[in-house]
Context: one part of a larger RNA
Molecule: large-subunit ribosomal RNA, half A
Organism: Mucilaginibacter straminoryzae
């Protein structure tokens, strides 16, 4: 540490369960709403947080019925109460119903905030209560609601294999309206010589007429069968009034309007004249009665005993009901316990069948002069749509646009048009039922789920959570019969947990509960492991150890043999190509259709069948009508037509298609087809919205920018010039000037990179008076917007956002696709193709069924046809080396021409020799094809059903191309792989051998071996190899006196080769050249010649030349072979790749290499042997018998298992179902079955049928648990901590207190958003805090926010909403005077001390202001939504005043220091201090100012005595800090007295009281004011209200207005805490972000930097 049992922890599969759902059926209902809805918010309870009720009458009130004991909802406690004087409870009806919501007095960020008017309470004001007070209207409407209907707008994706017509679809969405149904609807219809009579929906017609890039597709109407069944009114003609208006001989006449009668159609009819009548026949409207129905609700039969058991309903025995054996419950299966069922009874509300009554419609002859009968119509031209009809030969309805009629002798239709003929009567309306849904209600169903299912929701769910927003959107049931829910005791800090103990049939039902699988983690035991290499099994098998009397087993397994997981996708996968971290559960060929066809099986059969209804039944269903209508019985042509025939054609020929009959419903399967069609899976497309809290740019108001430096224009003095100009010194203070903090941004580089951070940290940098930054509230949206442009940004998303739809777009593409035997068994080829990884047709596969004088296949024979391999070329073409001869040309000579001549020149043709060809052949095979015969054999061929395959590869043979390169590529043959195991080649898809149906410890062989690994020869014999060569990848050109062996041919006893010994001379130093050249520098040649044994005018070495040293050559010595060439076998250099790593290893040398010859062996899943099994065929009625066959991917076929539920006879359960667990049998294959032990504790299920949500290992497959890595990283700024004490179970972190450290333009105060109780106090530490915790922003509990002046509103307005009017638009909308809303702006009154655990400019104390009212006085021309004045506004810069704090000095107060030692001098530390207001108008500002007075006055829309304008006098105001002076008995230091508490008893503390004293000093630069100041510049800088003045309308002495005095009144919200952050936005207690004030001290220019103060803090291991 393995394996194996045992027992647990973990975890929630798995079985039962079902309170929730899902899909139907009847039946009702089909709305609710200004009498305030649906839908909310906020209260409501004794205690009350949620739900669920209800509303200030409030888990409620009142009344009538019902019921008859308990009762205060869920909800169990406690406390108080109700109830037979009828409670709680149940039905109907009243009543109350806060606020918000159409929202409706105005506003408004929804549930809030503010008004007017009248009434009340009050003396007024303020408050407060009650009721009115939206818009548009004739009634009445608004809003809201599933689907269903009506209309208006109206897409894409997709199809079409592409696209554009077309399609998808008039489909999805929007928008508008309307009802219980809605639309349609009473022929200007349809048909076809017949006829039908409004409209709707079904079945049929028919997938047919037709239409169509005539493609994909789209698709009718007539008629016929069925439901239902219903017909009616109006304008006009004519008369009648009323009113007007015209006109009149005033009698009336006309014309309008309005109103009543009349009248309503096609055989035209009506009006109009005449004539008769007052029936008849009916309602859809009203009202009354009124049978039935109808809420809660009532009666409602019949069972006892024994035994098991906790428990009886189940066994047993004996009985009874029964118009009642639906169900459900109760301690386990109940007709007879409950509840209820069958069946009967009962009534309010309400409906309401029938009746009544009113009402109200209804109509005849006749006649034919006149009238009436629906006008921008009809209709016609253009352009569009609808319909089956996409311009078409196009009708018919619609209608944008131009024209534009006819009046019953009219007029439209009948698919162009015309004619006959026919139908019908437009341009006005109404109109049930049959048909469409279903949010709701009440009854019931299910061969539908059953907690990963079924709604998303079985549960407090559209909740939690998540996102600005639209929107999205979970997980979670089960204690037992009954809580009997554990009294008491022990451990322990404990209310954690635990252990007894006690309930209980069980407690391993103990609340984290029924059962309790698997992953994953453990404890015990047994047997096994520390030299051992491994897809971990399998084959054999030794010990041990156990059961068992044995027989036989179990477990473990030393040590040997053989062995590269699964899936997918491919030619080919251990593969280093895919997918799976491990387990449970879910997870993919289905459904529907009058749709095609093919089998099968039934049923009738020349016939078969019905659809829709209808009728009958208990719901579904079933039964019976119902032949409308389909499909067969007849074809053939394009048609007419013709017919067993027809068409073609002159045809009587000839040929094509037919005739010599089986159909047809229905049920089941196997396919196609529309449909999402086996399951996941895009990127896109379109369409409604949703978004500028990020961000881009505008708009509008507001805010900031330490401190330092340069020094334009201009100005002014002086000099200069005729004047200028110019030049100089001061002054000034410009600038997209400079450096540099804050601030904004991002240059470099380092870190970070499972981060502190989904973009940051350090250090460096860039801008930092501007094209700046920045805050608040606002504009512009997706083919849009913003854009100093980068395709940037538009909420962590951008070459078109996000969110729901359409929608399960589409995907010829990749991935998955789930139990098992048995039979066959492929293919990667042709054609073709916007194809080429995908289709079609054919080829090969498989089921069925058929026939044929064997059609198929081998082998043998025998006849053909061909031009290919080879082979040839004076046999064609074509192309070719040499050499002869040389036509002919080129050069040359030739006095000019020309003849001739010449030739190392091309060179034809010929001749001799050689010689090539896929596109040459005089020739010419083998094989292969055709055909016959024979012979074996058992295939072959046709029709039908159902595929898959159209990516192949190796290899060996002939080619093709390539480089006779490729494990390359393209053909043709054949074999393998593929789809094939087993031997061999060490190890490999394809090579060599060989075809696996099971078994078997038989036997022979193939390839290939026989020394060990590793089964058989260290087998015989000959021969090579020395290179470990070779022992199975592989090598060259070249080279070499390796070696064998074979040829040829030289030398050689007349003495060869080699070695030694000698000799190697002379003319001569040849000539010649040349400084020299003597055998050797070079030329030169007759390179001669003499002696000789032999010796070059010299083969090398060497010299300045010579000399020397050698060679050939020649004797002597030795004594037998020695050379040369050529060919072959082994061998040898050539020979360079990273581990020794290329015989498999050891090893192996007369072999274990190489070569040859023999004989024996071993060796496979081949073949035999022995026994079984499955197909198939024959023989047989079977039984069996014989033969054969049985490798398999794609793929076809058969035949079973198992799961879930239905049905019908059973049958098993508590004496113990299911499911889990362990192991046992049996199917002599499998998927499986099946009995026992244990656990479980209530169901389960043969047999034979029938129905599916029917079988998982994979889909980076869903959801859950559970490992690994791993006790690893990490513990979130490196500003820092120690001591001592405290309480407590426990202290590094908590609290005190002394040290230490650390920020200090902040890390400190205040404050706006935003967050919303985090705030103080007491308790608890499970979770949460990155560790602990006695602590907390964590839990539980109680407490805290106090305003006439502070912010906000009751006041104003910008930007921009929102909007009566008005204008635009299909519709929702869009714009918008005006008005109103909006603060980031104007306007406005309070200051100081003190108090709390937490509030305070709010409470308190003192001291102010501000408004309104009333009351008194005193003056008095008031008066507005009008006029004017004002309010009023930039940048930038300079001078001035100048206070609190600070410093510095001086006084003073108080304490304190002082070595011995006292005092004083002198030093430290603190203090020396005050608001608003009120009184007082100073400094300074302003002078083209201000004031006032009078004169005119075209402006101010009316008016004006007010502004304005203009003249002319006077006058010197106007605004205004700051200081002072008051407020001022207050307070600080300090003194004093002291409570509680605490003590180390020394002392500490200090709540609370009381109380005195000290400057109103100097300097020193500022900030805020003065200040709407002033300079200066050019870009030229908000609008209203508040105030102030003036008049209109009105008022006349009220009223109203000024002022003073008193006296009362003064609403609503916010006020706690954080707020550079542990509380806000960033998922976090997060190293980022966040407007605005204040901001002290030494140094310093400085808000840089360093160190410090107040202050806060050490950053939670």
């Nucleotide at each position: 540490g393995g394996c194996a049992c045992a027992c647990g922890g973990g975890g929630g599969a798995u079985g039962c369960c079902u309170u929730g759902g899902c899909u139907c059926u009847c039946a009702g209902a089909g709305g609710c709403g200004a009498u305030g809805a649906a839908g909310g918010a906020c209260g409501u309870g004794a205690u009350a947080a949620g739900c669920u009720g209800c509303g200030a009458u409030a888990a409620g009130c009142c009344g009538c019925g019902g019921g008859g004991a308990u009762u205060a909802g869920c909800a169990a406690a406690u406390a108080u109460g109700a109830a037979u004087u009828a409670a709680u409870c149940c039905g109907c009806g009243g009543a109350u119903u806060u606020c918000c919501g159409a929202a409706u007095g105005g506003g408004g960020a929804a549930a809030c905030c503010u008004a007017a008017u009248c009434a009340u309470u009050u003396g007024a004001a303020g408050a407060a209560u009650g009721a009115u007070u939206g818009c548009a209207a004739a009634a009445u409407g608004c809003g809201c609601u599933a689907a269903c209907c009506u209309g208006c707008u109206g897409a894409a994706c997709u199809g079409a294999a592409a696209c554009a017509u077309c399609u998808a679809a008039g489909u999805a969405a929007g928008c508008a309206g309307a009802g219980g149904a809605a639309g349609a609807g009473a022929a200007a219809a349809c048909a076809a010589u017949a006829g039908u009579g409004a409209u709707u929906u079904c079945c049929u017609g028919a997938g047919u007429a037709g239409u169509g890039g005539c493609g994909a597709g789209c698709g009718a109407a007539a008629g016929g069968g069925a439901a239902g069944g219903a017909g009616c009114c109006c304008a006009a003609a004519c008369c009648u009034a009323c009113u007007a208006u015209g006109u009149u001989a005033c009698g009336g006449c006309a014309u309008a309007c309005u109103a009543g009668g009349g009248g309503u159609u096609g055989u035209a009819g009506g009006a109009c004249c005449a004539c008769g009548a007052c029936a008849u026949a009916g309602u859809a409207c009203a009202a009354u009665a009124a049978a039935a129905u109808g809420a809660a609700g009532c009666u409602g039969a019949a069972g006892g005993g024994c035994a098991u058991g906790g428990g009886a309903a189940g066994g047993c025995c004996c009985g009874c009901c029964a118009u009642a054996g639906a169900g459900c419950a109760u301690g386990a299966g109940a007709g007879c316990u409950g509840c209820g069922u069958a069946a009967g009874c009962g009534u309010a509300a309400g409906u309401a069948a029938u009746a009544u009554u009113g009402a109200c419609u209804u109509a005849g002859u006749g006649g034919g002069a006149u009238c009436c009968u629906g006008a921008g119509u009809a209709c016609c031209g253009c352009g569009a749509g609808g319909u089956c009809g996409g311009a078409g030969a196009c009708g018919c309805c619609u209608u944008g646009u131009g024209g534009g009629a006819a009046u019953u002798u009219g007029c439209c239709g009948g698919c162009a048009c015309c004619a006959u003929c026919c139908g019908g009567u437009a341009a006005g309306g109404c109109u049930a039922a049959a048909u469409a849904c279903u949010a709701c209600u009440g009854a019931g169903a299910g061969a539908c789920c059953g907690a990963u299912a079924g709604u998303g929701a079985a549960c407090c769910a559209g909740u939690a959570c998540u996102g600005u927003g639209a929107a999205g959107g979970a997980a979670a049931g089960g204690u037992g019969a009954a809580a009997a829910g554990a009294a008491c005791c022990c451990c322990g800090a404990a209310c954690a947990g635990g252990g007894g103990a006690g309930u209980g049939a069980a407690a391993u039902a103990g609340a984290a509960c029924c059962u309790g699988a698997a992953a994953c983690c453990g404890u015990g035991u047994g047997c096994u492991u520390a030299c051992a290499a491994g897809c971990g099994g399998u084959c054999g098998g030794a010990g041990u150890c156990u059961g068992g009397c044995a027989a036989c087993g179990g477990a473990u397994g030393a040590c040997g043999g053989c062995g590269u997981g699964c899936c997918u996708u491919u030619u080919g996968c251990a593969u280093a190509a895919u997918g799976a971290g491990c387990c449970u559960a879910c997870g993919a060929g289905u459904u529907a259709c009058u749709c095609u066809u093919c089998u099968c099986u039934g049923g009738c059969a020349a016939g078969g069948u019905u659809a829709a209804g209808u009728g009958u039944u208990u719901a579904a269903g079933g039964c019976a009508c119902g032949a409308a209508g389909c499909c067969g019985a007849a074809g053939c042509g394009a048609a007419a037509g013709c017919g067993a025939g027809u068409c073609u054609g002159a045809a009587u020929a000839g040929g094509g298609c037919g005739c010599a009959u089986a159909g047809u419903c229905a049920g089941a399967g196997g396919a196609g087809g529309u449909a999402g069609a086996c399951g996941c899976g895009a990127a896109a497309c379109c369409u409604u919205g949703u978004g500028a809290u990020c961000u881009a740019c505008c708009c509008a108001u507001g805010a900031c920018c330490a401190g330092g430096u340069u020094g334009a224009a201009g100005g002014u003095g002086c000099g200069g010039u005729a004047a200028c100009a110019c030049g100089u010194a001061c002054u000034g203070g410009a600038g997209g000037a400079c450096c540099g903090a804050a601030c904004c941004g991002a240059u470099a580089a380092g870190c970070g990179u499972u981060g502190a951070a989904a973009a940051g940290c350090u250090u460096c940098c860039g801008g930092a008076u501007g094209a700046g930054u920045u805050g608040u509230g606002g504009g512009u949206a997706g083919g849009g917007g913003u854009g100093a442009a980068a395709g940037g940004c538009u909420a962590a998303u951008c070459a078109a956002a996000c969110u729901g739809g359409g929608a399960a777009a589409u995907a010829g593409c990749u991935c998955g696709u789930a139990c098992u035997c048995c039979c066959c068994g492929a293919a990667a080829u042709g054609u073709u193709u916007u194809u080429a990884g995908g289709a079609a047709c054919a080829g090969c596969g498989u089921g069925g069924c058929g026939g044929u004088u064997c059609a198929g296949u081998u082998a043998u024979u025998a006849a053909g046809a061909g031009g290919u391999a080879g082979a040839g070329c004076u046999a064609c073409u074509a192309a070719u080396u040499g050499g002869g001869u040389g036509c002919g040309g080129g050069g040359g000579a030739g006095u000019c021409a020309a003849a001739u001549c010449c030739u190392a020149c091309c060179a034809a043709a010929u001749c001799c020799a050689g010689a090539u060809a896929a596109a040459c052949u005089c020739c010419g095979a083998a094989u292969g094809c055709u055909u016959g015969a024979u012979a074996a054999u058992a295939u072959a061929c046709g029709c039908u059903g159902c595929a898959g395959u159209g990516a192949g590869g190796c290899u060996c043979u002939g080619g093709g191309u390539g480089c006779u390169a490729a494990g390359g590529u393209c053909c043709a043959g054949g074999g393998c792989c593929g789809a094939g195991a087993g031997g061999g080649a060490a190890a490999g898809a394809a090579c060599c051998c060989a075809g696996a149906c099971c078994a078997u410890c038989a036997g022979c062989u193939a390839a290939g071996g026989u020394c060990c690994c590793c089964a058989a020869a260290u087998u015989a014999c000959c021969a090579u190899u020395a290179a470990g060569u070779u022992g199975a990848a592989c090598u060259a050109a070249c080279g070499a006196g390796g070696u064998c062996c074979g040829g040829c041919u030289g030398c050689a006893c007349a003495g060869a080769c080699a070695g030694c010994u000698a000799g190697g001379a002379u003319g001569u130093u040849g000539g010649c050249u040349u400084g020299g050249a003597a055998g050797c520098a070079g030329c030169c040649a007759u390179u001669c010649a003499u002696u000789u044994a032999a010796a070059g005018a010299g083969u090398g070495c060497g010299u300045a030349a010579c000399a020397g040293c050698u060679c050939a050559c020649u004797a002597g010595u030795c004594g037998a072979g020695c050379g040369g060439c050529c060919g072959g076998g082994c061998a040898u250099g050539g020979a360079u790749a990273a581990u020794a790593a290329a015989c498999g290893g050891g090893c192996a040398u007369u072999a274990a290499a190489u070569g040859g010859u023999a004989u024996a062996c071993c060796g496979a899943a081949g073949c035999u042997a022995u026994g079984g099994a499955u197909u198939c065929a024959u023989a047989g009625u079977a039984a069996u018998a014989u033969g054969a066959c049985u490798g398999g991917u794609a793929g076809g076929g058969g035949a079973g298992c198992a799961u879930u539920c239905u049905a019908u006879c059973g049958c098993c359960g508590g004496u113990g179902a299911a499911g889990c667990u362990a192991a046992a049998g049996c199917g002599a294959c499998a998927a499986g079955c099946u009995a026992u032990g244990g656990u479980g504790g209530a169901g389960g299920u043969u047999a034979u049928a029938g129905a599916a949500a029917a079988g998982c290992a994979a889909a980076u497959g869903u959801a859950g648990g559970c490992a690994u890595a791993a006790g690893u990283a990490a513990c979130g700024a490196u500003a820092a901590g120690g001591c001592a004490g405290g309480a407590g179970a426990g202290a590094a972190a908590c609290c005190u207190g002394c040290c230490c450290a650390c920020c200090g333009a902040a890390a400190g105060a205040c404050u706006a958003a935003g967050g919303u109780u985090u705030c103080c106090u007491g308790a608890u530490c499970a979770a949460c805090g990155c560790u602990a915790a006695u602590c907390g922003g964590a839990u539980c509990a109680g407490g805290g926010u106090u305003a006439g002046u502070c912010g906000g509103g009751g006041c104003c307005u910008a930007a921009g909403g929102a909007u009566a009017a008005u204008c635009c638009g299909a519709g929702u909308g869009g714009a918008g005077a005006u008005u109103c809303c909006g603060a980031u702006g104007g306007a406005c009154a309070a200051c100081u001390g003190g108090u709390u655990a937490a509030u305070a400019u709010u409470c308190c104390a003192g001291u102010a202001c501000u408004u309104u009212u009333u009351a008194u006085g005193a003056c008095u021309g008031c008066g507005a939504u009008g006029c004017a004045g004002u309010g009023a506004c930039g940048g930038a810069g300079u001078a001035g005043u100048g206070a609190c704090a600070c410093u510095a000095c001086c006084g003073c107060g108080a304490u304190c220091u002082g070595a011995c030692g006292g005092a004083a001098u002198a030093g430290a530390u603190c203090g020396u201090u005050g608001a608003a207001g009120g009184c007082u108008g100073u400094a300074g500002g302003u002078a083209u100012a201000g004031g006032u007075u009078c004169u005119c006055u075209a402006g101010g829309a009316a008016a004006g005595a007010c502004c304005g304008g203009a003249g002319a006098g006077c006058u010197u105001g106007c605004u205004g800090a700051a200081a002072g002076c008051u407020g001022a008995u207050a307070g600080u230091a300090c003194c004093u007295g002291a409570a509680a508490c605490c003590u180390u008893c020394g002392g500490g503390g200090g709540a609370c009281g009381g109380g005195a004293u000290a400057g109103u000093g100097u300097a020193g630069g500022u900030a805020a004011u003065c200040a709407g100041a002033c300079u200066u510049c050019c870009a030229a800088g908000a609008a209203a209200a508040c105030c102030u003045g003036c008049u209109a309308a009105g008022c006349u002495u009220c009223a109203g207005g000024u002022c003073a005095u008193a006296a009362a009144a003064a609403c609503c919200c916010g006020u706690a805490c954080c707020g550079u952050a542990a509380a806000c936005c960033g998922a976090c207690a997060c190293a980022g972000g966040u407007a605005g004030u204040c901001g002290a001290g030494g140094a310093g220019a400085g808000a840089a930097u360093c160190c410090u103060a107040a202050g806060g803090u050490g950053c939670u291991c």